[in-house]
RNA sequence: AGGCAGGGCGUUUAGGGUUCCACUGUCUCUUCCUGGCAGGUUCGGUCCAAGAAAUGCCACUCGGCGGGCCAAUUCCCGCGGGGCACACGGCGGGGCAAAAUCCCGGGAGGC
Numbered sequence: 001a002g003g004c005a006g007g008g009c010g011u012u013u014a015g016g017g018u019u020c021c022a023c024u025g026u027c028u029c030u031u032c033c034u035g036g037c038a039g040g041u042u043c044g045g046u047c048c049a050a051g052a053a054a055u056g057c058c059a060c061u062c063g064g065c066g067g068g069c070c071a072a073u074u075c076c077c078g079c080g081g082g083g084c085a086c087a088c089g090g091c092g093g094g095g096c097a098a099a100a101u102c103c104c105g106g107g108a109g110g111c
Base pairs, nucleotide, nucleotide: 007058008057009056010055011054012053015048016047020045021044022042023039024038025037026036027035060083061082062081064079065078066077067076068075086106088109092104093103094102
């Protein structure tokens, strides 16, 4: 200086906005109901949701045990154990109704 790898999915949370529901205000009205309009500066439900959040399963990897086939350290299958580290991060853009620690992105940049 260059290259490869740092995996996938589910459930949830931080967080997010406003399609729908709810709530608040308002209009009509004696009141209520239905409906219209407005409000996310409404701490709610549905919804979206983390590489650097949690958790579970799988994958991968290293050993152990057992079985299979003429044979096995080598191929296949099963069971069980260990490992799966580290990680500061814009601006801007994208999509859904809209926004976001979502995606661009383990990016640009920095150490």
Molecule: Guanidine-I riboswitch aptamer
Organism: Salipiger abyssi